RNA sequence: AGUGUGCGUGGCGAUGGAUCCCGCCCGGACGUCCUGCGACGUCCGAACCGCCGACCGGCUGAUGGUUCCUGUUCAUCG
Numbered sequence: 001a002g003u004g005u006g007c008g009u010g011g012c013g014a015u016g017g018a019u020c021c022c023g024c025c026c027g028g029a030c031g032u033c034c035u036g037c038g039a040c041g042u043c044c045g046a047a048c049c050g051c052c053g054a055c056c057g058g059c060u061g062a063u064g065g066u067u068c069c070u071g072u073u074c075a076u077c078g
Base pairs, nucleotide, nucleotide: 010025011024012023013022016069017068018067020065021064027044028043029042030041031040032039033038050059051058052057
C1' cells in the first nucleotide's frame, strides 16, 4: 500500500439536501414468553419545535457555524 472477514457506527439544533466543525440529549415503568442467555409488547419520557406583543397584529432566516447545491423573492446588467 492492497485484499479478505467480523463487529460497531442513535437522536436533535424555527422552511429542503450535502461536506466539515460546534453544541445538546441518550432513559424509566409494567406485562408476557423462556431452564437460561434473552425476546416481544404496552405506557411515559429527554434534547428540539424563532422573536416582539395583553390582544389585534408585526419581524428575521432555507446554516447551530462554514461552504456548495436546490427552491422562492428583490435589485442591476445583457
The prediction has a mean pLDDT of 76. A computed fold for a 78-nucleotide RNA from Terrabacter tumescens, annotated as Fluoride riboswitch aptamer (crcB RNA motif). The source organism's lineage runs through Bacteria, Bacillati, Actinomycetes, Intrasporangiaceae and Terrabacter. It was read from a public genome assembly, where an Rfam model found it.